[in-house]
């Protein structure tokens, strides 16, 4: 240079065109003498620009970033 993966809440992950979801973390609140676990709620996200479509997280292209194969 070429090719090919991955990019989604703090972390690890789903979601195969139709209204975004979990697990752990976090906060509050219950329980307890205090705490741990345990139950209950709450906040919190698609890596950028385009294009397709009635409708994109998902399908086209382009960029960034990682990590692989290759000369």
């Nucleotide at each position: 240079g070429g090719g090919g993966c991955a990019u989604u809440g703090g972390c690890u992950c789903a979601a195969g065109g139709g209204a975004a979801g979990a697990g752990c973390g976090u906060u509050c609140g219950g329980u307890u003498c205090c705490g741990a676990a345990c139950c209950g709620a709450a906040g919190a996200g698609u890596g950028g620009a385009g294009g397709u479509u009635c409708g994109a997280g998902u399908c086209c292209u382009c960029c960034a970033u990682g990590c692989c194969c290759u000369a």